RNA sequence: AACGAACGCUGGCGGCGUGCCUAACACAUGCAAGUCGAACGGAUUUGAGGGGCUUGCUCCUCAAGUGAGUGGCGCACGGGUGAGUAACACGUGGAUAAUCUACCCAAUGAUCUGGGAUAACACUUCGAAAGGGGUUCUAAUACCGGAUAAGACCACAGGCUCUUCGGAGCUUGCGGGAACAGGUGGGGACCUUCGGGCCUACUGUCAUUGGAUGAGUCCGCGGCCCAUUAGCUAGUUGGUAGGGUAAUGGCCUACCAAGGCUUCGAUGGGUAGCUGGUCUGAGAGGAUGAUCAGCCACACUGGAACUGAGACACGGUCCAGACUCCUACGGGAGGCAGCAGUGGGGAAUUUUGCGCAAUGGGCGAAAGCCUGACGCAGCAACGCCGCGUGAGUGAUGAAGGCUUUCGGGUCGUAAAGCUCUGUCAGGGGGGAAGAAACACCUGAAGGUUAAUAUCCUUUAGGCUUGACGGUACCCUCAAAGGAAGCACCGGCUAACUCUGUGCCAGCAGCCGCGGUAAUACGGAGGGUGCAAGCGUUGUUCGGAAUCACUGGGCGUAAAGCGAGUGUAGGCGGUCUGUUAAGUCGGAUGUGAAAGCCCUGGGCUCAACCUAGGAACUGCAUUCAAAACUGUCAGACUUGAGUAUGGGAGAGGAAAGUGGAAUUCCUGGUGUAGAGGUGAAAUUCGUAGAUAUCAGGAGGAACACCAGUGGCGAAGGCGACUUUCUGGACCAAUACUGACGCUCAGACUCGAAGGCGUGGGGAGCGAACAGGAUUAGAUACCCUGGUAGUCCACGCAGUAAACGUUGACAACUAGGUGUCGCGGGUAUUGACCCCUGCGGUGCCGGAGCUAACGCAUUAAGUUGUCCGCCUGGGGAGUACGAUCGCAAGAUUAAAACUCAAAGGAAUUGACGGGGGCCCGCACAAGCGGUGGGGCAUGUGGUUUAAUUCGACGCAACGCGAAGAACCUUACCUGGAUUUGACAUCCUGGGAAUCUUUUUGAAAGAUUUGAGUGCCCUUCGGGGAACCCAGUGACAGGUGCUGCAUGGCUGUCGUCAGCUCGUGUCGUGAGAUGUUCGGUUAAGUCCGGCAACGAGCGCAACCCCUAUCUUUAGUUGCCAGCAUUAAGUUGGGCACUCUAAAGAUACUGCCCCGGUUAACGGGGAGGAAGGUGGGGAUGACGUCAAGUCCUCAUGGCCCUUAUGUCCAGGGCUACACACGUGCUACAAUGGUGUGUACAGAGGGUUGCGAGCUCGCGAGGGUUAGCUAAUCCCUUAAAGCAUAUCUCAGUUCGGAUAGGAGUCUGCAACUCGACUCCUUGAAGUUGGAAUCGCUAGUAAUCGCGGAUCAGCAUGCCGCGGUGAAUACGUUCACGGGCCUUGUACACACCGCCCGUCACACCACGAGAGUUGAUUGUACCAGAAGUCGUUGGGCUAACCCUUCGGGGAGGCAGGCGCCUAAGGUAUGGUUGAUAAUUAGGGUG
Repeated sequence: AACGAACGCUGGCGGCGUGCCUAACACAUGCAAGUCGAACGGAUUUGAGGGGCUUGCUCCUCAAGUGAGUGGCGCACGGGUGAGUAACACGUGGAUAAUCUACCCAAUGAUCUGGGAUAACACUUCGAAAGGGGUUCUAAUACCGGAUAAGACCACAGGCUCUUCGGAGCUUGCGGGAACAGGUGGGGACCUUCGGGCCUACUGUCAUUGGAUGAGUCCGCGGCCCAUUAGCUAGUUGGUAGGGUAAUGGCCUACCAAGGCUUCGAUGGGUAGCUGGUCUGAGAGGAUGAUCAGCCACACUGGAACUGAGACACGGUCCAGACUCCUACGGGAGGCAGCAGUGGGGAAUUUUGCGCAAUGGGCGAAAGCCUGACGCAGCAACGCCGCGUGAGUGAUGAAGGCUUUCGGGUCGUAAAGCUCUGUCAGGGGGGAAGAAACACCUGAAGGUUAAUAUCCUUUAGGCUUGACGGUACCCUCAAAGGAAGCACCGGCUAACUCUGUGCCAGCAGCCGCGGUAAUACGGAGGGUGCAAGCGUUGUUCGGAAUCACUGGGCGUAAAGCGAGUGUAGGCGGUCUGUUAAGUCGGAUGUGAAAGCCCUGGGCUCAACCUAGGAACUGCAUUCAAAACUGUCAGACUUGAGUAUGGGAGAGGAAAGUGGAAUUCCUGGUGUAGAGGUGAAAUUCGUAGAUAUCAGGAGGAACACCAGUGGCGAAGGCGACUUUCUGGACCAAUACUGACGCUCAGACUCGAAGGCGUGGGGAGCGAACAGGAUUAGAUACCCUGGUAGUCCACGCAGUAAACGUUGACAACUAGGUGUCGCGGGUAUUGACCCCUGCGGUGCCGGAGCUAACGCAUUAAGUUGUCCGCCUGGGGAGUACGAUCGCAAGAUUAAAACUCAAAGGAAUUGACGGGGGCCCGCACAAGCGGUGGGGCAUGUGGUUUAAUUCGACGCAACGCGAAGAACCUUACCUGGAUUUGACAUCCUGGGAAUCUUUUUGAAAGAUUUGAGUGCCCUUCGGGGAACCCAGUGACAGGUGCUGCAUGGCUGUCGUCAGCUCGUGUCGUGAGAUGUUCGGUUAAGUCCGGCAACGAGCGCAACCCCUAUCUUUAGUUGCCAGCAUUAAGUUGGGCACUCUAAAGAUACUGCCCCGGUUAACGGGGAGGAAGGUGGGGAUGACGUCAAGUCCUCAUGGCCCUUAUGUCCAGGGCUACACACGUGCUACAAUGGUGUGUACAGAGGGUUGCGAGCUCGCGAGGGUUAGCUAAUCCCUUAAAGCAUAUCUCAGUUCGGAUAGGAGUCUGCAACUCGACUCCUUGAAGUUGGAAUCGCUAGUAAUCGCGGAUCAGCAUGCCGCGGUGAAUACGUUCACGGGCCUUGUACACACCGCCCGUCACACCACGAGAGUUGAUUGUACCAGAAGUCGUUGGGCUAACCCUUCGGGGAGGCAGGCGCCUAAGGUAUGGUUGAUAAUUAGGGUG
């Protein structure tokens, strides 16, 4: 785009078309083929006239009908359907010299003379019926005999012309048999039985010829699938003779011969009516064959003939079968694939209508009759076309809906309103064309004729005929009134928001949507598209260059046969001539009509109809051309081949020979191991192994040479010699003369492994055994070991048989190796150098390629031929066939299933890949954890609650810098509802203070006091606050960190992450950022198709180490004075404080390095190569953490999930884990004495001193808002004494008692003090953590939080080590490179079995259908043949009895449908069980 469509929703009108695609299933009912009285006899009805009379019967005549019959014509057309048919069925073009043709036309001739029947009717009879039987009568254009015969036909004998050589046409002579029918109208003469004859006109009939029309038969060419159908055929192929037909012919029969068809697809199977056309497509094609038209076939199924011009006959006959119906059970009837209609089937397809008015058909002289052909109407949006459902104006942008950022936006000029119009539908009125005729009437002209009659022809006028239908059309009336839906809105694809739902419900053509913010589901608003339709489904073509003729491919994506020889076939070098098959051009015929296209015309337009043209790309005939292809003939040498001479070679086959090595045997020497492995063991060995020496046996393979070297078609070929043998190459000439290339089928060769027979068997070695390894180990490793490996002869026929690249030929830049042969220059010669041909490699340009890559050995540019491919899986499988001893090979599907499978390259990630480098990563050390007790956090358990969060590193002394109440979010109980808190409104009241009762408190209840500030017109009003009320709202530590912001952790203070421009690439991307060095560093240097830049690194910032300057109080004190004391005077030099500066930069020297970056060493310096420490955290990753800090979308609660209060809980305790403290002791504990910090904090505070208490602490109070006073005695250390290795003078848990402090309150549940008690623990398994210098370890001090509470956290200083060879390994990270089937990225992906469910399919003892072959039985009807004893009108003979000829019935025979028996083939369904496959 299209449709004979169907379904869903919807539906105003008209025109024109179309309408069982399925069950060629079955059919009730009606109709669809009759007509002619001018062929015939006659029954009967009515009317008129007449006769007889019994007056209601009969007879006759005329006229008009009706039914049946004889006869003629028609019924073979028209109409339906597509079952069958793969065929001369159809299409196209021819042939018929091999034929027929009723009716029609033209022409010629004829139409003579006789005869016998028969239906109807009548009578009778059988039967239920359908239907018959018998007797008597009768007519014809029914039937039969005879005559005639120009022409036609047949036979014979001649002639001419043509010819396909078979015959045909024309013609002459002779012979033979074969015809006919009448009817109607009119009529002057003549005749008459008065009917008529006769004449005439028309018509019918017969014969012949020609035409027209129609039909039969034959031939060339054309149009489906399967080779998993390869051979088929006995009337088969041909001939002769005969039969048969309208006609050729094995069409049929007899005889003879052995042919015929087929890979250019016979035979078989499947499917199918064919065509003009139709749909699609740019075309070529592809699909299709409704309506219309041509042809064919069929008519319930099968068979058969009859009649006829024509049938083997849709509405005829006979027979058989199935089915249906009637029946009196004896027997009969039927055939909608005609028009309507019914049932059934189905997704689905109409009225049991009107009419012969038109067109056409049959009959008829005609009127006319018949006609479900046809013309019309009805039903159906089934299709195409046309029209309408209103037009203009109208902004308060109404109401309302939807939405909203609350401002608005949108539906929307849309509506309303105002002004108009009148198509369609409705009412009323008018009203066609389609009709022209025939016939009849009245005239005219002409013809026939004896005729002015009749008849015929032409012409003029009149009369008559409409189903549709009162329809089309026209006029008029009223009225915007009666007339819009459907699908879609994620992308493709035009059109977006809200809401509901929450991987549910659902959507979906493909991709895919939906798991709480869905433009994708449902609804709504809005929009988009089409419109009386719109969507969906189905089908066809297109897009699809996705079967590629036009117009594709085969190295790696699917695809080159494993290789060769070669048949058919295809293709083929140069020149000349010939021919005209291909080819090209012209002409003629045909290519039906319709359709398509063009130009006109007719319906108001269009659809539709119609006229003319063009076209129909084809076929046939004919004429012409001769370049190319082909044919034929002749020539040529360049393709191909042959001959001569050479050298190279693991080319092949056979025979023989050789040495090294392994093993075995014999003997000698010799002694305890050998062997084997990562380590072992099995194994061998004291019966003498291994080792070693000598000798022997046997089999197999041939080290070095050896080489991207050679040979071969491929597989493949490797010691040496001989024999036989194939091919290639080079050189030079001679010869043949296209002999060539490719190759379906065919044939041959064909590794390893395998099979058969017979040998052989040293080593190796499937299977197998043992030993190891392992979770297991039917493996890898080891010890043994059978087939096999070897030989001969056969089979097999496959490989990653690979260059994953078919063969041949030509052309198209180079460079460089190597092998074989040759030429040149030069040399004494060998080399070297230049060059030709043939092989074999590497690199590389153009070109090609998706890229990778290929590149004169092409995957470049061309030609010829062959093979092969067409998404993945199923599957190289099943079935079938062929081959094979088997294993198996070759050929080779489908159902079903998926939306991918695949190639090349890219970026990452990963690797029990590689290279380089770093890190307390390992190593070297020091100290811990893991064992004990306790503290603390977590899990688990428990509980009314044990609130919540955090879970590898990167949760677990974490949020929490401090849970007795509070905190608090949890539980129990008691209260409360505009609320504990915010804003607004109304009413009242100042706020505030105070009191009573009750209660656990909150709260409920209650008493009294009290009146402020600002303004004021003195009435009052306002601000803040309190009470009461109303509703908006408050409130939520309720949910979602996977809706979020912000903040944070982590990789990681790792050195990375990117951009612009340029360049390269089809592109993803690359380059830069890689490389060589170097660094802590993508730090720097050098190089480079890159050049620059940004975020990171570094530096800038802070602290600290040195110095300088400034400033000296509360700090300091060198010198002076003074004191118990820097206490005071004085000073500010020093320390210190706190501000500003300086200093360090590889700056200097040496060496190394690329004259570099930089590294090593040194000097100077307080400090040296980043001096030490901190802050600082790139692009990003982990949906990491946090909705319980805060903020926030959405959801949820609203007398509760909010708020207040009391008590309890977060502190539980069998247990498990993390982090710590304290120990186990002598480097120690205890006692005494004694020395030295830093950094902080302090007014709700730090609190001196004095005093009381053993002590915690109490009392009292000075000082201090702090370099001034206080916390504040630092501790380890040092000195000394004691303890003496023990569960202790270690250790301090636990427990009892007594206290102190804080606080409303220490019971659950605080800290501390004193006395007493004195547990475990004697250095900690596997495992694991921290630390590289002022670090670890060890020692104390301070602070935040805080009423009180620290072993935690954050800081501070004191004392103060050991070790680092080094980067192999484990861990983490960075860069480069490599592989990848990973990309959620190795915690990836993914294979197979097993279990379960479902699906399709294979096999299957069989069972059951369909179809077909062969053999046989039987055989209806019927044609034909034969017989015909029975019967017999026409003709002949007759003696009239009959006989003959001919015919009929009947019998027999051939053929034969359905049927039966037996046995095969093909194909379908189904089956216990079973094999594999697919999906989940």
The RNA shown here (small-subunit ribosomal RNA) has 1480 nucleotides and comes from an uncultured prokaryote. It matches the Rfam family "Bacterial small subunit ribosomal RNA". Its mean pLDDT, the model's own confidence on a scale to 100, is 84.